[in-house]
Predicted 3D model of a 72-nucleotide RNA (transfer RNA) from a marine sediment metagenome.
Formats: sequence, structure tokens, C1' cells
RNA sequence: GCCUCUGUAGUUAAAUGGAUAUAACAGUCCCGUCCUAAGGGAUAGUUCUGGGUUCGAUUCCUGGCGGAGGCA
Repeated sequence: GCCUCUGUAGUUAAAUGGAUAUAACAGUCCCGUCCUAAGGGAUAGUUCUGGGUUCGAUUCCUGGCGGAGGCA
């Protein structure tokens, strides 16, 4: 330099065009207990970035950025 794959809560992953983006763990608050823990209830937080297609984009196209692999 070229090619392929990939980027979603703090972490690991769902959502393959349809409306509030979902779950688990972690966080916060409450119950619970003498205290702590287990357990239960509630709650906040996310689509790497710019542009395009579409009535509608996490999803499709494209520039950039990051990561992984391959070729030279």
C1' cells in the first nucleotide's frame, strides 16, 4: 500500500428497514438484617463520526476514524 471482517449502556451481547433500541451483569435508591450478605422492588445510562437513499436507518450505500485478520 491492497483486501476481508468489525464498531450498540461501564462490560458482554440482542434488535436484518417500522416507531419508547432490549436483556444480563455492574451502578444508584428503597425493602430486607442488630450489621453485612442472599433475596425482592424501582431507577439512570447506549447505536464511533460526516454525508446519502427512504415516508421511516442500529440495519442499506459512501468518505473519515478506531480495532482484528490476510497478502505484498
Model confidence (mean pLDDT): 81 of 100.
Its Rfam family is "tRNA". Rfam classes the family as a transfer RNA.